Transfer RNA from an Alphaproteobacteria bacterium, 73 nucleotides, folded computationally. Its Rfam family is "tRNA".
[in-house]
RNA sequence: GCCGGCUUGGCACAGUUGGUAGCGCAGUUGAUUUGUAAUCAUCAGGUCGUCUGUUCGAGUCAGACAGCCGGCA
Repeated sequence: GCCGGCUUGGCACAGUUGGUAGCGCAGUUGAUUUGUAAUCAUCAGGUCGUCUGUUCGAGUCAGACAGCCGGCA
């Protein structure tokens, strides 16, 4: 230098035909227990790497840029 993949709550991930984002773990509060753990219930936390475009509508499509990983030279 060229090519490809990935970027979604604190962490690991899903979101398959574009219709206003979800699971697990962790966390809060409560119940249970003599107490802790475990278990059960509950609540909070993200506007999806950034910018722009297409669209009535974008995590999802298009472009640019950034970061990480890999391959080739």
About this RNA: Model confidence (mean pLDDT): 81 of 100.